[in-house]
C1' cells in the first nucleotide's frame, strides 16, 4: 500500500430501516444480629466522527479516525 472483520452503558455482548436491550458490575430497599447470598427495584447510550439517501438510519451508501487478522 492492498483485502476482510470490528468500533453501541463501567466490562462482555444484542438489537427485520420503526421507543436502543441484556448479562456482569454500580447505587437504593426487603430478608440477616451482621456479611455473604437471594428477592425487587434505580441510575447509566444522541450507537467512534463527519456527511449522504430515505418518511424514518446502530441498521443502507461515502469518506475520515482507531483496532484485529491476511497479503504484499
Nucleotide at each position: 500500500g492492498g483485502g476482510c472483520u470490528c468500533u453501541u452503558a463501567g466490562c462482555u455482548c444484542a438489537a427485520c430501516g420503526g421507543u436502543a436491550g441484556a448479562g456482569c458490575g454500580u447505587c437504593c430497599g426487603c430478608u440477616u444480629u451482621g456479611c455473604a447470598g437471594g428477592c425487587g427495584g434505580a441510575a447509566g447510550g444522541c450507537u467512534g466522527c463527519g456527511g449522504g439517501u430515505c418518511c424514518g438510519a446502530a441498521u443502507c451508501c461515502c469518506g475520515c479516525a482507531g483496532a484485529g487478522u491476511c497479503c504484499a